This is a predicted structure of a 379-nucleotide RNA (Bacterial RNase P class A) from a Candidatus Aminicenantales bacterium. It is recorded under the gene name rnpB. Lineage of the source: Bacteria > Bacteria candidate phyla > Candidatus Aminicenantota > Candidatus Aminicenantia > Candidatus Aminicenantales. It matches the Rfam family "Bacterial RNase P class A". Rfam describes the family as follows. Ribonuclease P (RNase P) is a ubiquitous endoribonuclease, found in archaea, bacteria and eukarya as well as chloroplasts and mitochondria. The sequence is in RNAcentral, with records from ENA.

RNA sequence: GGAGUGGGCGAGGCGGUUGCUCCUUCUUCUCCAGCGGAGAAGAAAGGGGAGGAAAGUCCGAACUCCACAGGGCAGGAUGGUCGCUAACAGCGACUCCGAGCAAUCGGAGGAAAGUGCCACAGAAAACACACCGCCGAAGGGGAGGGGUGACUCUCUCCUGGCAAGGGUGAAAAGGCGAGGCAAGAGCUCACCGUCCUGAUGGCGACAUCAGGAGCCUGGCAAACCCCAUCCGGAGCAAGACCAAACGAGCCCCAUUCUGGGAUGGCCCGUCCCACGGGGUGGGUAGGUCGCUCGACCUUUUGAGCAAUCAAAAGGGAAGACAAAUAACCGCCGCCUGCGAAAGCAGGAGACAGAAUUCGGCUUACAGCCCGCUCCAGCC
Numbered sequence: 001g002g003a004g005u006g007g008g009c010g011a012g013g014c015g016g017u018u019g020c021u022c023c024u025u026c027u028u029c030u031c032c033a034g035c036g037g038a039g040a041a042g043a044a045a046g047g048g049g050a051g052g053a054a055a056g057u058c059c060g061a062a063c064u065c066c067a068c069a070g071g072g073c074a075g076g077a078u079g080g081u082c083g084c085u086a087a088c089a090g091c092g093a094c095u096c097c098g099a100g101c102a103a104u105c106g107g108a109g110g111a112a113a114g115u116g117c118c119a120c121a122g123a124a125a126a127c128a129c130a131c132c133g134c135c136g137a138a139g140g141g142g143a144g145g146g147g148u149g150a151c152u153c154u155c156u157c158c159u160g161g162c163a164a165g166g167g168u169g170a171a172a173a174g175g176c177g178a179g180g181c182a183a184g185a186g187c188u189c190a191c192c193g194u195c196c197u198g199a200u201g202g203c204g205a206c207a208u209c210a211g212g213a214g215c216c217u218g219g220c221a222a223a224c225c226c227c228a229u230c231c232g233g234a235g236c237a238a239g240a241c242c243a244a245a246c247g248a249g250c251c252c253c254a255u256u257c258u259g260g261g262a263u264g265g266c267c268c269g270u271c272c273c274a275c276g277g278g279g280u281g282g283g284u285a286g287g288u289c290g291c292u293c294g295a296c297c298u299u300u301u302g303a304g305c306a307a308u309c310a311a312a313a314g315g316g317a318a319g320a321c322a323a324a325u326a327a328c329c330g331c332c333g334c335c336u337g338c339g340a341a342a343g344c345a346g347g348a349g350a351c352a353g354a355a356u357u358c359g360g361c362u363u364a365c366a367g368c369c370c371g372c373u374c375c376a377g378c379c
Base pairs, nucleotide, nucleotide: 001375002374003373004372005371006370007369008368009367012332013331014330015329016328017327018326020049021048022047023046024045025044026042027041028040029039030038031037032036051351055362056361058360059359060358061357062356063235064234065233066232075231076230077229078228079227080094081093082092083091084090095108096107097106098105099104109226110225114224115223116220117219118218131166132165133162134161135160138159139158140157141156142155143154144153145152146151174192175191177189178188179187193215194213195212196211197210198209199208200207201206239289240288241287242286249280250279251278252277253276258274259273260272261271262270263269296315297314298313299312300311301310302309303308334347335346336345337344338343
């Protein structure tokens, strides 16, 4: 100088005034009333009051209600190994593969169970194939030459042989060297790779070594599928409690007056309904709870490579619902301009904002701070 990676802060600090919201205490008033309890008010006192992501709502849970004998199908999620965790698609360590000089980063079951797909280009994209090219071994034809002749030489065409080389493509049927051959080719051999077997090391993924097989097996599973493991549904608008007004329902009382009906030939009487009074289940408005002390936070020590776990000490830190968390002032500090100086004037930022609560992941982010590591150069 360049690069990689981890962690922390995130309206600059201190003080004040005025508001909003919640809690505690106090005071006053009201009600029930025996101390006491409940409610309301308060220009009374004290205290708390947005985030690292509160976000996306993508995973996993707590909690609540519903469902549920047991088993299976369907569907979904996850996918190297071992560990951590309440759990997880999270985290840590390790293994293998890939990228990079390196620090470091990314990926991960099965393609040899079956089915399917592989654009363009290319001969061929999977029961391999032949455009250019190489060969002229085998068969046949033609032309020319040599030889008395049997025959032979050269060129060329067809059938043919090959898969080295070129070319296409993201990917081309093991790589590379030698032998071999008409030319070639695992055709043969050495090394590397692949597969199989065994030994050793490791909890394991796997690694190392030895032997064998000429190689049979292109890619895609975020295509269907197969294997293993896990999974009931809805969500704080969950849910629980209290509970008006009006109307309907049901029950009880009264039948004094009024009306109707039944009984009866008629009257009295009795019974029923309406009217009247009282009560009441459910549920609405509204209110209360759920609600913030929880797998909580901070510090230290110990175990562990680490994630994490254990112990001790300390802390109380939002809880609203037409939804608060704000506004202003002073001093100091920072930046800019002017000025010799004292000083004067001006300025100061991102992403974003709780709504039942946690553990993660992902995404957004002005400006900063603190580490560790690698590469190159110089001393």